[in-house]
Order: sequence, then C1' cells, then structure tokens
RNA sequence: AGGCAUGAUAGAGGCGCGGUAACUAUGAGUAGCUUCCAUAGACACGGCAGGAACCGUGGAAGCGAAAGGAGCGGCCGCCGAAGGGUCCCGAAGCGUUCCUGAGCGCGGGAUUUCCUGGGCCGCCGGAGAAUAUCCGGCGGACUGUCGCAUUAAUUGCGGAGAGCUGUCAGUGGC
Repeated sequence: AGGCAUGAUAGAGGCGCGGUAACUAUGAGUAGCUUCCAUAGACACGGCAGGAACCGUGGAAGCGAAAGGAGCGGCCGCCGAAGGGUCCCGAAGCGUUCCUGAGCGCGGGAUUUCCUGGGCCGCCGGAGAAUAUCCGGCGGACUGUCGCAUUAAUUGCGGAGAGCUGUCAGUGGC
C1' cells in the first nucleotide's frame, strides 16, 4: 500500500411494503322496529359440539341499520419493507345463559439458521356472505441484483435479502 473477515452509515429494486382517517360499493332492502291480518299447544327444526335451561309462529305493508371483509386516491412510516409458519404469555373479545370442550379473533413476546428478492398472471386448497379480497402451495413469463459463460450490441445458465451497491472505519489475520 492492497484485498478479505468484521463494524458503521447512506442507498437501489417498483403495478414495491405496512399503517391511517375519510370517501365508495358490498354486506342488504338483510337484521331490527312499527302497523295490520291470520294463529291452541307440543313435536320437529334453528341458536359452534355435548349436557341442562332459555329463546324463536306465519303473511303483508312501511321505516330501515351495523360489524367484520374490501376498493380508491391522499397522508404518514418504510425497502426483511413486510407476509406466513411454529411456540410462549395475557385478557375485560365472539357466537342466548351455565358447565365441559373446541374454534375464530385481539394484545404482547420469542424464533435473526423455520419459509419467502419483488410484484403480476393461471390452477389448486383454505378464510370469507361473496364471483370481492386475503393467505398458502404449485406452475408461468416478467423484473431488480450478484456470479459464470458469451457478444459489437447482447444473450444464455445459475444463486438468494444470511443478498446487492456507494462511502468510512478496519483492533486482528494474510
């Protein structure tokens, strides 16, 4: 002096990611409420599963929601962004009540060697009221990046974010 391990910092990918309140449709002319008409009760059926209890009659007309789930552009925060899986903890959540059980949902955390570079399209499965949308798997082309090969341009193949690019540092090792 140089490169490497390593550390710090700044960046890139693009139909990029997450959050947010508003708007819009859906939910739904549904639930519910009012009025009128009809109507004995029980059984059956329904209200997550089992047990116990409880509730629910039909028709017409009028009025008529909400939650959950989405779309859209704006704003905010970002580029393992984030999403999924598994595990742990918490609670005052949900479906009529109680007991037992399961499921779904919510909040927090762990997993940094559980998986996924990114979005798009198709098929299958799951969630969902849904043909919306979301999640997972598989396939396809595209795209950013690095490596190898090749070329005049380029093109082909392969890898994975534990990545890539810039800058700075670099005890220690060569």